[in-house]
Context: one part of a larger RNA
Molecule: small-subunit ribosomal RNA, 3' major domain
Organism: metagenome
């Protein structure tokens, strides 16, 4: 100087506490060990692995395991030599790759010898390798932790290691500021500038409005017509302790008031210093070393990543009357859509399937939001709760749903009556709840990202757990 301490003293954080939900007990969906197999492919392993990489395993993917196959190789570069063929089309064998036969036989230049473009065989250097070592590395990423930290130059102080500065009094989210001070100053973090969202206001109106006028309809901005409003998307304003009062050192600030859409960093996001974890990754990608080279390269069919006593993580769905079911009726946002999105109709009970209209989309379409709200019903039951199995008999995708997709209808109708010892999550438009969309994607979320609707409770305090800042004390 650091780290440490069942030392202190000061401060923070859904850290406790107050409060709401939930996980641990069922069923089912996914990960994850652990067992089994030919293979169950690889990694990730306390927080900080386990709906994690994968934002989408039938084939491919795919890296694994059988079988069958190639060896200049699936792909690409050079050198040398031969050669004009290669796609394709038909056969024969195969499971397919691929083998064999047949057909088929490029293009420029030319002095007609030939040369050159593509392309084929042979031969070689070089390829290839999700083979190894993340403890050789780069690049990225996680974590402490948005936590207030972490240096540097002069000087001064000390033989030195260093210390001063950054400590002290106050005050903040904050090394934010202010006051003092042997320290003046300075950087990389905080804060600001960056986007969104909350109000106005200007420019702009093929969306919005009957707001005004007219025409018309069972009706609808359906037409004329117009930008006021709403909304869109560009710029601009608006908030700074700026203003009173009080506290405080005449400071910085703290508190309570006013006007105000908004205060006291408004809310929410990008944004992650120094440096810790030999933390993750050689299978994104790059890379040294080592290894493979008729296989540890590569092609192809089929299997397998979907097994299943069993054990754990995250979730979905319940256990029901604040509900269940049926009938009526409202009211969003963010998106996506031309190898797409599919209206209106007309078949089915439904999945669907005919249809064919708009739409290169503020203009059409997916699209119906649901919880709400009305009214009907079911009355405390393993039940009109709850939906697991499973049988049948559909639908759609795709060359192809046996191993192994989703959906649909009828029938079956389990376990489950609110969870044991632990345990998580949240401080406001959050928790709970309800439903939409969208990446990926032929097909195939209960996952993940986002979007609104409805809309709580509770915080006295910081003694204690748990994690972190400062200063100080042992070692």
């Nucleotide at each position: 100087u650091g780290a440490c301490g069942g030392g202190g003293g000061c401060c923070c954080g859904c850290a406790c506490a107050a409060g709401c939900g939930g996980u641990g007990g069922a069923g089912c969906a996914u990960g994850u060990g652990g067992u089994u197999c030919a293979a169950u492919u690889c990694g990730a392993c306390g927080c900080a692995a386990c709906g994690c990489g994968a934002a989408g395993a039938a084939c491919c993917u795919u890296a694994c395991c059988g079988a069958g196959g190639c060896u200049c190789g699936a792909a690409c570069g050079g050198u040398a030599a031969c050669u004009g063929c290669a796609a394709u089309u038909c056969u024969u064998g195969g499971a397919a790759a691929c083998a064999g036969g047949a057909a088929g036989u490029u293009c420029u230049c030319u002095c007609c010898g030939g040369a050159g473009a593509c392309g084929g065989u042979u031969a070689u250097c070089g390829a290839g390798g999700u083979g190894c070592u993340g403890c050789a590395u780069g690049g990225c990423u996680g974590u402490c932790g948005u936590c207030a930290g972490c240096u540097c130059g002069u000087g001064u102080c000390g033989u030195g290691a260093g210390a001063u500065g950054u400590u002290g009094g106050g005050u903040u989210a904050a090394g934010u500021c202010c006051c003092g001070c042997a320290a003046c100053g300075a950087g990389c973090g905080c804060a600001a500038c960056c986007c969104u969202u909350g109000c106005c206001c200007u420019u702009a109106g093929u969306u919005g409005c009957c707001a005004u006028c007219a025409g018309g309809u069972u009706a609808u901005g359906c037409u004329g017509g117009g930008c006021a409003c709403c909304c869109u998307a560009a710029g601009g304003g608006a908030a700074c302790u700026g203003u009173c009062g009080g506290c405080g050192a005449a400071a910085a600030g703290c508190c309570g008031g006013a006007g105000g859409a908004a205060g006291g960093u408004g809310g929410g996001g990008a944004u992650g210093a120094c440096g810790u974890c030999a933390a993750g990754u050689c299978c994104u990608c790059a890379u040294g070393g080592c290894c493979c080279u008729u296989a540890c390269g590569u092609c192809u069919c089929g299997g397998g990543c979907u097994a299943c006593a069993c054990a754990c993580g995250u979730g979905c769905u319940a256990c029901a009357a604040u509900g269940g079911u049926c009938g009526g009726u409202a009211c969003a946002a963010a998106g996506g859509g031309u190898u797409g999105c599919c209206a209106a109709c007309c078949c089915g009970c439904g999945a669907g399937g005919g249809g064919g209209a708009g739409c290169u989309a503020a203009u059409c379409c997916c699209a119906a939001a649901a919880a709400g709200c009305c009214g009907a019903u079911c009355u405390c039951a393993g039940u009109u709760c709850g939906g697991a199995u499973u049988g049948c008999a559909g639908u759609c995708u795709g060359c192809a749903a046996c191993u192994c997709g989703a959906c649909u209808g009828c029938a079956u109708g389990a376990a489950g009556g609110c969870g044991g010892a632990a345990u998580c999550g949240c401080u406001a438009g959050u928790a709970a709840u309800c439903g939409c969309a969208g990446a990926u994607c032929a097909g195939a979320a209960c996952g993940c990202u986002g979007c609104g609707g409805u809309g709580a409770a509770u915080a006295c305090g910081u003694u204690c757990c748990c994690g972190g800042g400062c200063c100080u004390u042992g070692u």